The RNA shown here (c-di-GMP-I riboswitch aptamer) has 89 nucleotides and comes from Halomonas sp.

[in-house]
């Protein structure tokens, strides 16, 4: 210091699935509970996807497309930026 992550070691984190609770919703904390992770620490700064509000069009008149950052959500979707453990080099 790194286009590194085989072997060890001592840890960490928690997906779906229930349960409780917050929200119109996406989702969010908290219990359980592990599918996985070497940054599954952290930022919503780019892009995606999600929901909600606006607008358009169609028509079976409460639905379906589609457009729009006007407001969220998602770092366990990809990249960026910051900070970090163990080994190896």
């Nucleotide at each position: 210091u790194g286009u590194u992550g085989a072997c060890a070691a001592g840890g960490g984190c928690a997906u779906a699935g229930c349960c409780g609770u917050u929200g119109c919703a996406a989702a969010g904390c908290g219990g359980u509970g592990a599918c996985g992770c070497a940054a599954a620490g952290c930022u919503a700064c780019c892009u995606g996807u999600c929901c909600a509000g606006g607008g358009a069009u169609g028509c079976c008149c409460g639905c379906a497309u589609c457009c729009u950052g006007u407001g969220g959500a998602u770092c366990g979707a990809g990249g960026g930026g910051c900070c970090g453990c163990c080994a190896c080099a």

Rfam family: c-di-GMP-I riboswitch aptamer. Rfam links the family to the GO term cyclic-di-GMP binding. The same sequence occurs in records of 2 taxa.